[in-house]
This is a predicted structure of a 353-nucleotide part of an RNA (large-subunit ribosomal RNA, domain IV) from an Alphaproteobacteria bacterium. Model confidence (mean pLDDT): 88 of 100.
Context: one part of a larger RNA
RNA sequence: CACUGGUUAAGGAACUAGGCAAAUUAAUACCGUAACUUUGGGAUAAGGUAUGCCAUCAUCAGGUGAAGGGCCUCGCGCCUGGAGCCGAAGGUGGUCACAGCAAAGCGGUGGUAGCGACUGUUUACCAAAAACACAGGUCUCUGCGAAGCCGUAAGGCGACGUAUAGGGACUGACGCCUGCCCGGUGCCGGAAGGUUAAGAGGAGUCGUCAGCUUCGGCAAAGCGGUGAAUCGAAGCCCCGGUAAACGGCGGCCGUAACUAUAACGGUCCUAAGGUAGCGAAAUUCCUUGUCGGGUAAGUUCCGACCUGCACGAAAGGCGUAACGACUUCCACGCUGUCUCGACCAGUGACCCU
Numbered sequence: 001c002a003c004u005g006g007u008u009a010a011g012g013a014a015c016u017a018g019g020c021a022a023a024u025u026a027a028u029a030c031c032g033u034a035a036c037u038u039u040g041g042g043a044u045a046a047g048g049u050a051u052g053c054c055a056u057c058a059u060c061a062g063g064u065g066a067a068g069g070g071c072c073u074c075g076c077g078c079c080u081g082g083a084g085c086c087g088a089a090g091g092u093g094g095u096c097a098c099a100g101c102a103a104a105g106c107g108g109u110g111g112u113a114g115c116g117a118c119u120g121u122u123u124a125c126c127a128a129a130a131a132c133a134c135a136g137g138u139c140u141c142u143g144c145g146a147a148g149c150c151g152u153a154a155g156g157c158g159a160c161g162u163a164u165a166g167g168g169a170c171u172g173a174c175g176c177c178u179g180c181c182c183g184g185u186g187c188c189g190g191a192a193g194g195u196u197a198a199g200a201g202g203a204g205u206c207g208u209c210a211g212c213u214u215c216g217g218c219a220a221a222g223c224g225g226u227g228a229a230u231c232g233a234a235g236c237c238c239c240g241g242u243a244a245a246c247g248g249c250g251g252c253c254g255u256a257a258c259u260a261u262a263a264c265g266g267u268c269c270u271a272a273g274g275u276a277g278c279g280a281a282a283u284u285c286c287u288u289g290u291c292g293g294g295u296a297a298g299u300u301c302c303g304a305c306c307u308g309c310a311c312g313a314a315a316g317g318c319g320u321a322a323c324g325a326c327u328u329c330c331a332c333g334c335u336g337u338c339u340c341g342a343c344c345a346g347u348g349a350c351c352c353u
Stems, first nucleotide, its partner, number of pairs: 001348008010339002014337001019334001027051005036041001038173001052095006062086003068080004072075001096100001108332004113327002115324002120132002136171007148157003174319004179249003184246002186242005193237003199231002204226005211218002250268005277311001278308001289305005
C1' cells in the first nucleotide's frame, strides 16, 4: 500500500451523478394509530410502554385425570368423582448490573409526484423495467367434414369442443368517458351500364389442287394456314355501407368607449377541420418560459398559467385506493459518504530462510 473486518472526538450528507456503501431500525405482549379508500384496505401506519432473577397471592385459569361411588344391555361400557401430576398468563413485594428480546437471529420511517392497476413474465452470461403477460373491453371470422393451422396426400390439431364455442386483431383492473371525417386505401354489400381471358363462333382472306382459259391468269370441293362480327365470368370502373378498419382532424384579414384581447364578422381551401379532458408533460425547440411553494442559495421537484416547435380520446383520453428490488423530489432518524483523518485485527504485498 491492497483486501476483509472492528472502533472513532466534534459535526452529521457538508460526500456524490445519486445517501452508492455503511449505519440506524429489528423479537414478543400491551397501548395507540392520519390523509385517502374500490370499505377489503392503508397498518407492524406513525408513536409509545413492558421484558432478567427471587418471593408471594396460590391448591390461580386451563390441561390431564387415579382410588372410591352409582347404573345396566356385564363391556377395553356409561355416569359420578376429584387425588396426584403438568401448569400459560397476571397482581404485589423484593433484588443485581451501565445495560434483562443483555449473545445470535430479527422491518429504518414518513411525505410528494411519474409510469404500470394488481400476483406474475423477460434479454441462461452487461438491461427485471415504464417492456411482455394479465382478468376486463371492443371489432371481426366461423353453422361443424367450422373457420384457422400442419401436411404433396392420407391424416392430424382445432375438439371427442358446437356461437355462453373456437380462430384472428387491437386495447389492457376499476371509475368517468371515448367527439368530427367514408374524399384516399382496405373490407362488406350491390348489380343496370362500361371494360375484360380462355373458350365458343366462323364472315373474310391466303396456300394447294380437279377444271377452265384470250395462257396473263381464274378457280369448286377437300385439305391446310390465318381470322372479323357476335356470345363469354370474376376482377376493375361504377353505386352504396363501414373508423374500438389503415388513417385524417386548416389558413389569412378585420372588429369592443385607455391599452390589450377578440365573444363577433369577412374570405380561401377541405372528406372533415381536434370535441371532452389534459398540457413547458417519459411529449416544450426557443427554455434554467413566467408566477407561486420548498432552500440562505433549487437547470431537478411540487402547484399553477397556456404562447401544445410537435397532447388528445381502445397505436385509447383523464383520474384512481392497493401494489412495485421501477423512476423523481423532500423530510425525520442514522451514520467514517464527507470535513479529515486516526487506530486496531486478520490475509496479502515486501525482506530473510